[in-house]
RNA sequence: CCGCCUGCGUGGAAUGGCGUUUCCACAUAAACAACCGCCAGUAGUGGCUGAUGACGCCUGACGAUAC
Repeated sequence: CCGCCUGCGUGGAAUGGCGUUUCCACAUAAACAACCGCCAGUAGUGGCUGAUGACGCCUGACGAUAC
C1' cells in the first nucleotide's frame, strides 16, 4: 500500500419524525459510492401508486362511516 473477514461508525433503500430490524455503500484533494418509483411516448409531454425496505408508534394529507 492492496485484498478479505469481523466489530463499530456514518450514509442510503422515490414525501416527515421516533424505535426495532433487513439489505446496500464506505465516498480515497475534486469528480467518483449506495440511492434518486411506475405506465404511455422518438421527444416534448401526459397518466398512476405509496408518508414503511419491513414492522410498530406519532404527525400531516385525502376518502368513507358513526356520534